[in-house]
Context: one part of a larger RNA
RNA sequence: UGACGGGGGCCCGCACAAGCGGAGGAACAUGUGGUUUAAUUCGAUGAUACGCGAGGAACCUUACCUGGGCUUAAAUGUAGAUUGCAUGACGUGGAAACACGCUUCCCUUCGGGGCUAUCUACAAGGUGCUGCAUGGUUGUCGUCAGCUCGUGCCGUGAGGUGUCGGGUUAAGUCCCAUAACGAGCGCAACCCCUAUCGUUAGUUGCCAUCAGGUUAAGCUGGGGACUCUAACGAGACUGCCACCGUAAGGUGAGAGGAAGGUGGGGAUGACGUCAAAUCAGCACGGCCCUUAUGUCCAGGGCUACACACGUGUCACAAUGGCAGGUACAAAGGGCAGCUACACAGUGAUGUGAUGCUAAUCUCUAAAGCUUGUCUCAGUUCGGAUCGGAGUCUGCAACUCGACUCCGUGAAGUUGGAUUCGCUAGUAAUCGCGUAUCAGCAAUGACGCGGUGAAUACGUUCCCGGGCCUUGUACA
Repeated sequence: UGACGGGGGCCCGCACAAGCGGAGGAACAUGUGGUUUAAUUCGAUGAUACGCGAGGAACCUUACCUGGGCUUAAAUGUAGAUUGCAUGACGUGGAAACACGCUUCCCUUCGGGGCUAUCUACAAGGUGCUGCAUGGUUGUCGUCAGCUCGUGCCGUGAGGUGUCGGGUUAAGUCCCAUAACGAGCGCAACCCCUAUCGUUAGUUGCCAUCAGGUUAAGCUGGGGACUCUAACGAGACUGCCACCGUAAGGUGAGAGGAAGGUGGGGAUGACGUCAAAUCAGCACGGCCCUUAUGUCCAGGGCUACACACGUGUCACAAUGGCAGGUACAAAGGGCAGCUACACAGUGAUGUGAUGCUAAUCUCUAAAGCUUGUCUCAGUUCGGAUCGGAGUCUGCAACUCGACUCCGUGAAGUUGGAUUCGCUAGUAAUCGCGUAUCAGCAAUGACGCGGUGAAUACGUUCCCGGGCCUUGUACA
C1' cells in the first nucleotide's frame, strides 16, 4: 500500500421487512448429470453452466458410429507433356458414391489457336491438440462511483497528499473548508423511443360540414377541420412562490402546466478482477495426421432410459368448464409468398377464383360483455397415455414430423424443508406477431398490444456493494 475480520461508524440496493404471484409434490416439454450404446459428436459446470452455443438434428445439417469408395484429392492457379475427352444420352453392376462399356468439340491463313479432360511437379486439406502461447468477441463484479495523471509539497524509501474533513446528491454531483493547484477516463449531458402542443404536407390514411348513393360500407364528388402519417420546432430549467439553510441544496395535496424535480424506457459498461468463456463463428503461433485425424456416399446415431437436478408448460376447478350471440388492438410479415370469396369435408385440409411487390390487397385477436347449462363430484374438472381412421410438407415421416377426427380417460383435490421474481401501466393475466424454416417436435427466444392490482412501518437482522477508521503472525 492492499486484502481480510463472527472490529467500529456512515450510506445504498426487491437485500431484508410489508405485499402479490410462483418453484419445490403430479403429468408433460426441454437442457444437464449419470448409465447404456457400434455411436449416443463437441463445447458451457457456484454466483457468471444446465429452453446455454442450437434464431429450427427425418436425409442434408453432422463434427459421431458401421460399411463401401478416392489419394493433387471438393475448389483454384502456374509450368510441361498428352488428348478429344468431358457434360449429356444409353447399357451393366451397386444401397449410393462410384466403377466399367459404347457414343460424341469449335475456329483456322493449315503454322496454329480456343475450350475441355488426363498425367507429372509445385502450392492442398484437418470441427485434430493447446483459450495456460494469442487476436477479436463475450460474461461478471456493476450503470457500482469509482480509477488515475502533470506540477508542487511531505517522507531516507515503499509511498502519501490531491481523492481527506463538514454538508449535499442517484453520482469523486455540487458547495464550503483545505499544501495543494489543475487535468484525464468514468457520472451527468449530447443520441433514440415515448407522454403535450404548434407549423408544413394530405395519399394508399381520415370524414366534421355540403351533395350524391346503397340492404350495407368514405362507396362517390369533394374537404384538411379531426385522427393519423413524418419532417421541423416549442416545452421542464428547482425557472416562479413560501419555508429551512452561509452555500450547495432540501421540503410543499404551492401556482402554472400534458408532463416536476434524472417525467418514463432504451442505447451507452471507467482502471481493472476471475491464467473466467470461446482454437467448433472467424483469424492466428506452436505441435500432430497426409492411401488418413483428409475427402465422397448409404444406413444408423445426436431422439437411448432403473435414476438425479435445473428451466418451463398445463392442471388440480365455480373469480370456473362447456355451448350460442357480440365488441375493441399494436407491432410485424407477404411473389417458389400472403390469400379475400365460393364450394366440398365433422375437421386438419382440398378444389376453383380474386386482390396485392402493399398506410391500397392479405395474414387479424383473446381475455371482455351477454344468454343458457353444469352444482362441488376425481365431476360436463383435468388432460397424460394408448387404439383406429385421416390431412399436409417433403425423394423419403419405421427408427424420428406436425396437425385433425372418433374412442380411451392416467396422475393430480394447491404441494415438506427450502427457495425465486416483482415497487406502476410494474406484478398478475389475455391473446397477436417475427426470426430460423420444405415441414416441425416453439410450451423456447425476441417483440407487440388488451385488462390491470396489493404493499413499503422501517434499516435491528440475512446477502451484495461504496466511503472513512481500527487490528493483523497474510501478500

Small-subunit ribosomal RNA, 3' major domain from a metagenome, 475 nucleotides, folded computationally. Model confidence (mean pLDDT): 80 of 100.